[in-house]
Predicted 3D model of RNase P RNA and transfer RNA as a complex of 424 nucleotides. Its mean pLDDT, the model's own confidence on a scale to 100, is 78. Rfam match: Bacterial RNase P class A. Rfam classes the family as a ribozyme. Rfam's curators write: Ribonuclease P (RNase P) is a ubiquitous endoribonuclease, found in archaea, bacteria and eukarya as well as chloroplasts and mitochondria.
RNA sequence: AGGACGGGCAAUCGCUCUCGUAGUUUGAGGGAGGAAAGUCCGGUCUCCAUAGGGCAGCGUGCCGGUUAACGGCCGGGGUCCGCUACGGCGGAUACGGAAAGUGCCACAGAAAAUAUACCGCCUCUACGGCGUACGCCGUAGAGGUAAGGGUGAAAAGGUGCGGUAAGAGCGCACCGCGGUGGAAGUAAUUUCACUGGCAGGGCAAACCCCACGCGGAGCAAGGCCAAAUAGGGGAGGAGGGACGGCCCGUCCCGUUUUACUUCCGGGUAGGCUGCUAGAGCCGGACAGCAAUGUCCGGCCCAGAGGAAUGAUUGCCGCCCGCAAGGGCACAGAAACCGGCUUACAGUCCU
RNA sequence: CGGGGCGUAGCGCAGCCUGGUAGCGCACCACAAUGGGGUUGUGGGGGUCGGAGGUUCAAAUCCUCUCGCCCCGA
Numbered sequence: 001a002g003g004a005c006g007g008g009c010a011a012u013c014g015c016u017c018u019c020g021u022a023g024u025u026u027g028a029g030g031g032a033g034g035a036a037a038g039u040c041c042g043g044u045c046u047c048c049a050u051a052g053g054g055c056a057g058c059g060u061g062c063c064g065g066u067u068a069a070c071g072g073c074c075g076g077g078g079u080c081c082g083c084u085a086c087g088g089c090g091g092a093u094a095c096g097g098a099a100a101g102u103g104c105c106a107c108a109g110a111a112a113a114u115a116u117a118c119c120g121c122c123u124c125u126a127c128g129g130c131g132u133a134c135g136c137c138g139u140a141g142a143g144g145u146a147a148g149g150g151u152g153a154a155a156a157g158g159u160g161c162g163g164u165a166a167g168a169g170c171g172c173a174c175c176g177c178g179g180u181g182g183a184a185g186u187a188a189u190u191u192c193a194c195u196g197g198c199a200g201g202g203c204a205a206a207c208c209c210c211a212c213g214c215g216g217a218g219c220a221a222g223g224c225c226a227a228a229u230a231g232g233g234g235a236g237g238a239g240g241g242a243c244g245g246c247c248c249g250u251c252c253c254g255u256u257u258u259a260c261u262u263c264c265g266g267g268u269a270g271g272c273u274g275c276u277a278g279a280g281c282c283g284g285a286c287a288g289c290a291a292u293g294u295c296c297g298g299c300c301c302a303g304a305g306g307a308a309u310g311a312u313u314g315c316c317g318c319c320c321g322c323a324a325g326g327g328c329a330c331a332g333a334a335a336c337c338g339g340c341u342u343a344c345a346g347u348c349c350u
Numbered sequence: 351c352g353g354g355g356c357g358u359a360g361c362g363c364a365g366c367c368u369g370g371u372a373g374c375g376c377a378c379c380a381c382a383a384u385g386g387g388g389u390u391g392u393g394g395g396g397g398u399c400g401g402a403g404g405u406u407c408a409a410a411u412c413c414u415c416u417c418g419c420c421c422c423g424a
Stems, first nucleotide, its partner, number of pairs: 001350005007316007015031006033330001037341002040339005045218004052248004057214005062076005077095001078093006096209002101207002103203003118149002120145011157175006176198001177196008222273004232264005239253004280299008317328004351423007360376004370407001378394006400416005
């Protein structure tokens, strides 16, 4: 780092579900998890309008595969880090676009992205001083310069040689970068050749652009049966509703104050279903590097509904304690499934 | 069970969208005015921005995970 288990066995008394006997007694069998958790993703299922078009919004973001689907998983690539026997090995990775546009970069600093001259370096001019003199020093001004100093998270390709008044891709070599073409690969990408002196700092977990995907709500969804009603009173009221953010389009009610909204008052708030046999579990074979898939055989493994899954005793295991004795990690189903994340004493395997 | 929101000083809240100085009111402390208190005025102190990790030069603010609290739904 990965994987597995997560107190064991037995007896007695209960709780709940199913099946049988039987007629309210009794028998047999099943009864929490790897996370049942967070609700962070994706689906099944159900309703809303045949779920249709556009905008907005949200999400994802190297490439390929896998899958019912995914933001998951597997394999590969790039980048970064560590080790190295320099052949590689291991780990991490929210990794499209900064050359579409807009915006931000505090403080410091001369200058923060149309570049710029604070110190420094160099040239020229004027003045002053020294010196026999070529000249040297100082002050002021006009220019050149991004090599050096300094500031900063970040300073406008890097190193070296040449070159120059001093410098500078100004020229050259190597590295980096851009463009074109060839080769390998499904692709990301890698590599080779030619060419361009270099344009283009960072931030998209800033707006945004590009590509792809997404209709919304959720089992308190929804369906059936039963019960209740005075559709009461006050105020508003021309639009309102069909669980859609908006528009188009479709349907219903109303525009005769009756639709609809709101306040007060009154009534019912019971039962059945959805509900557990499923992208299910175990074993084997085959395909594939793997995720995963196909086939064969076997198995049935909670389904309650304010909510069952518990308690006692005996033996054993572990921990605390001198002993009596106490304790057994995290935690407990609520329509179901695939992932992710988080919590987790201890034991075993590689 | 399902859906939504909020954690900033002792208390109640801004700031978050659009990153760079954490601010307001009450409370607290000191001083002044008063014989003393209240009140008023002046000045001052006090904050791991619930916790952890990440993006960024820089995080209360953006992203992810997590803890706690509140609200709604027949």